[in-house]
Predicted 3D model of a 475-nucleotide part of an RNA (small-subunit ribosomal RNA, 3' major domain) from a Zoogloeaceae bacterium. The sequence was found in a public genome assembly. The coordinates come from a structure-prediction model, not an experiment, and the mean pLDDT is 84. Lineage of the source: Bacteria > Pseudomonadati > Pseudomonadota > Rhodocyclales > Zoogloeaceae.
Context: one part of a larger RNA
RNA sequence: UGACGGGGACCCGCACAAGCGGUGGAUGAUGUGGAUUAAUUCGAUGCAACGCGAAAAACCUUACCUACCCUUGACAUGCCCGAGACCUCUGAGAGAUUGGGGGGUGCCGCAAGGAAUCGGGGCACAGGUGCUGCAUGGCUGUCGUCAGCUCGUGUCGUGAGAUGUUGGGUUAAGUCCCGCAACGAGCGCAACCCUUGUUGUCAGUUGCCAUCAUUAAGUUGGGCACUCUGAUGAGACUGCCGGUGACAAACCGGAGGAAGGUGGGGAUGACGUCAAGUCCUCAUGGCCCUUAUGGGUAGGGCUUCACACGUCAUACAAUGGCUGGUACAGAGGGAUGCGAAGCUGCGAGGCGGAGCGGAUCUUUUAAAGCCGGUCGUAGUCCGGAUCGCAGUCUGCAACUCGACUGCGUGAAGUCGGAAUCGCUAGUAAUCGCGGAUCAGCAUGUCGCGGUGAAUACGUUCCCGGGUCUUGUACA
Numbered sequence: 001u002g003a004c005g006g007g008g009a010c011c012c013g014c015a016c017a018a019g020c021g022g023u024g025g026a027u028g029a030u031g032u033g034g035a036u037u038a039a040u041u042c043g044a045u046g047c048a049a050c051g052c053g054a055a056a057a058a059c060c061u062u063a064c065c066u067a068c069c070c071u072u073g074a075c076a077u078g079c080c081c082g083a084g085a086c087c088u089c090u091g092a093g094a095g096a097u098u099g100g101g102g103g104g105u106g107c108c109g110c111a112a113g114g115a116a117u118c119g120g121g122g123c124a125c126a127g128g129u130g131c132u133g134c135a136u137g138g139c140u141g142u143c144g145u146c147a148g149c150u151c152g153u154g155u156c157g158u159g160a161g162a163u164g165u166u167g168g169g170u171u172a173a174g175u176c177c178c179g180c181a182a183c184g185a186g187c188g189c190a191a192c193c194c195u196u197g198u199u200g201u202c203a204g205u206u207g208c209c210a211u212c213a214u215u216a217a218g219u220u221g222g223g224c225a226c227u228c229u230g231a232u233g234a235g236a237c238u239g240c241c242g243g244u245g246a247c248a249a250a251c252c253g254g255a256g257g258a259a260g261g262u263g264g265g266g267a268u269g270a271c272g273u274c275a276a277g278u279c280c281u282c283a284u285g286g287c288c289c290u291u292a293u294g295g296g297u298a299g300g301g302c303u304u305c306a307c308a309c310g311u312c313a314u315a316c317a318a319u320g321g322c323u324g325g326u327a328c329a330g331a332g333g334g335a336u337g338c339g340a341a342g343c344u345g346c347g348a349g350g351c352g353g354a355g356c357g358g359a360u361c362u363u364u365u366a367a368a369g370c371c372g373g374u375c376g377u378a379g380u381c382c383g384g385a386u387c388g389c390a391g392u393c394u395g396c397a398a399c400u401c402g403a404c405u406g407c408g409u410g411a412a413g414u415c416g417g418a419a420u421c422g423c424u425a426g427u428a429a430u431c432g433c434g435g436a437u438c439a440g441c442a443u444g445u446c447g448c449g450g451u452g453a454a455u456a457c458g459u460u461c462c463c464g465g466g467u468c469u470u471g472u473a474c475a
Stems, first nucleotide, its partner, number of pairs: 001475002003472003007469007015459002019423005026314008034305002042053002064300007073125001077124003080120004086103007107114002127289002130287003136283002138278003141274001143272001148187006154163003167178003193266004198234007207224003212221002237260001240254005316416001320375007332363003337356002342351003382413001387408007429451007
């Protein structure tokens, strides 16, 4: 100087407390461990691995296994030789591959030849998701959006170092004020950026409709007031008032205001820590393989299952289930696409093809809600697993191993031990909708809006963190 303490003081955080809803019990989904297997590819492992890499494992993907094949190679550059490239028909084979037939002669150049393409040969070489993340770059997680981490000069100390950065207040903040052997500065904080909340101006179609006509309908004429869209401005600064305070910084209350003291949310992550993660995104040193640890193909596997754990979905019901009627979103997507009306099927769907590269058309009936009816506490008109049969769709192909529909079947489950998680407001809880990936497949994930709470006395305790101080046989 640090680190540590079941030392002290102060402070903070959904850390506790106060509340609300869960997990742990059930069934299913998914990931992991373990076991199994020819293979069940690999990585991730306390917080910070476990719906993680994977924003889609039937083939492909795919790295694994089995079998069958190739060896200058699926891919790149250089050298040599030959051809025509290319299209099409057909035999063998699981296919890779291999055999046969037919059509055909392009571009530049007068030509020689050249460029691109294909085949053959040998050699340099290719290739490797092989190893090492403890050789690395890059990227990322974490402490932590915590308020810290340092430097120059000066001063003090023999020196390591100290000071500044400590102290008194204050703040979300090393934020600011005051004081001080310090005076300044840098990286962080804050602000600048995006979005949301109010509003002026400009603009008015595909959007809107107050007034005038018109219609089944903003449908049409008309209009751009209003809503909205989107470009550019304004607006919030403790600016104003009162109190407290040290005449400060600031805090408390108030006015005005759409908004008040960082208005809400996001992006943004200092010096560093964990030899943290990744050689399987990519790049890369070294090592290793080179008729194989490279390459191709078919089939299988990654989907197994006594069991254990994590994360979720659905429930156990009446604040509910079923049923009839009826209302209101936002944000997105759409051409190998979204697909309307109409017809058809109980339904998944099919036929159909208007319109739309979309404020126009479409996806698109939002659902919970509201108004009626029914069920009457029951393993039920709760719950839907499982299984049988019949179908739909995608796709060369749904056996291993897809999603969905109809009929039948109707399991566990009556609110969950010890323990444990999230959340402080448009939040939790609850309800549906959309996107990416994608031929198909979502209970995952990323977004969107609808309805919309309870509680916080307080900081003694648990956990994590910050500052000062103290002890130490630790570095």